[in-house]
Background: The part of an RNA shown here (large-subunit ribosomal RNA, domain VI) has 268 nucleotides and comes from Pelagicoccus sp. The sequence was found in a public genome assembly.
Context: one part of a larger RNA
RNA sequence: CGCAGGAAAGUUGAGGGGUUCAUUCUUUAGUACGAGAGGACCGAGAAUGACGAACCGCUGGUGUUCCGGUUAUUGCGUCAGCAGUAGCGCCGGGUAGCUAAGUUCGGACUAGAUAAGCGCUGAAAGCAUCUAAGCGCCAAGCUAUUCCCAAGAUAAACUUUCCCAUGAACUUCGGUUCACAAAGGGUCCUGGUAGACCACCAGGUUGAUAGGCUGGAUGUGUAAGUGCGGCGACGCAUUGAGCUAACCAGUACUAAUUACCCAAGAGA
Numbered sequence: 001c002g003c004a005g006g007a008a009a010g011u012u013g014a015g016g017g018g019u020u021c022a023u024u025c026u027u028u029a030g031u032a033c034g035a036g037a038g039g040a041c042c043g044a045g046a047a048u049g050a051c052g053a054a055c056c057g058c059u060g061g062u063g064u065u066c067c068g069g070u071u072a073u074u075g076c077g078u079c080a081g082c083a084g085u086a087g088c089g090c091c092g093g094g095u096a097g098c099u100a101a102g103u104u105c106g107g108a109c110u111a112g113a114u115a116a117g118c119g120c121u122g123a124a125a126g127c128a129u130c131u132a133a134g135c136g137c138c139a140a141g142c143u144a145u146u147c148c149c150a151a152g153a154u155a156a157a158c159u160u161u162c163c164c165a166u167g168a169a170c171u172u173c174g175g176u177u178c179a180c181a182a183a184g185g186g187u188c189c190u191g192g193u194a195g196a197c198c199a200c201c202a203g204g205u206u207g208a209u210a211g212g213c214u215g216g217a218u219g220u221g222u223a224a225g226u227g228c229g230g231c232g233a234c235g236c237a238u239u240g241a242g243c244u245a246a247c248c249a250g251u252a253c254u255a256a257u258u259a260c261c262c263a264a265g266a267g268a
Base pairs, nucleotide, nucleotide: 001152005163006162007161008160009159010158011157015149016148017147018146021049022048023047024046025045026044027043033038051106052105053104054103055102059100060099061098062097066093067092068091069090070089071086072085073084074083075082076081110144111143112142117137118136119135120134164267166179167178168177169176170175180265184262185261186260187259188204189203190202191201192200209255210254211253212251213250214249215248216247219243220242225238226237227236228235229234
C1' cells in the first nucleotide's frame, strides 16, 4: 500500500515445512521344521542407543551484582573495625537466570491408491495364459492420519461485536467552503514472559508496570560491640547471629502528569 467505509477480537486451511531410525531381551516355544546339530514365521510384552523438542522440581555446571576465610601492601591519626589494589588477589560456598551430564515427551495406530511381486475369473488363440474386459492382495516409499507456520490464498476467505444518521454560510441545486466529531489506534512514559533496531507483551493514578520500603524465601555460616577465660595466639557467651543479587508477596513513598496526534458524517 492492497484486500471498495472504519475498527477490535476469534477462526477456516489453499499451500508450505518438520518428523519418518536402529538394536536387545522375555514370551509364544526349545513349539513348527529337522536324523541330529540347530531352530523359526505370525503375535504379545519390556527395555536400550542415537536423534529431536520442551523444561529446570531433582543431580550438577556457571553465577567478576550474595556470604565467608585468608596473603601482601596503601589509606581512614593510633587500637579496634573497615575500605582500595594485586586477572573476582587467592580460596570455600551460592539465589535468580542460562544450561547438560539432569528431567519429561516424540517418531503410535490406521486407512486409501500403488511399485516390483503374488493371484482369481478369462478370451483373442475350442488348449494354455494374472490381462485384453473385469476382480483381489501387497512396501520403511506416495496420499491422508500426527506436529508447526499459514488469507499478499491479489481467487486477498469466514464469524461475532463496536463506530459514524452533524451545524453554519454560499449555491449554477450538481455541490462548495468553514466549524466540530466516533469506535479505535498512536505519540509519550514505567517495564519484561519479548527483544540487535523495530516488533511483541504487561501497565500508565478507576494504577502494583518498575524502583523504594516492609515481610518472607534462599544463600552464607555464629556480625559488630560488650562481658568472661587464657601470659598469649585465641576460645566461650550474647547468637543459627549479622548480612543477603536477579526470587515470592504486600504497600502508592518515587516515577508512569496535564496532554497531543491520527482516524473521520453510512461508504465507487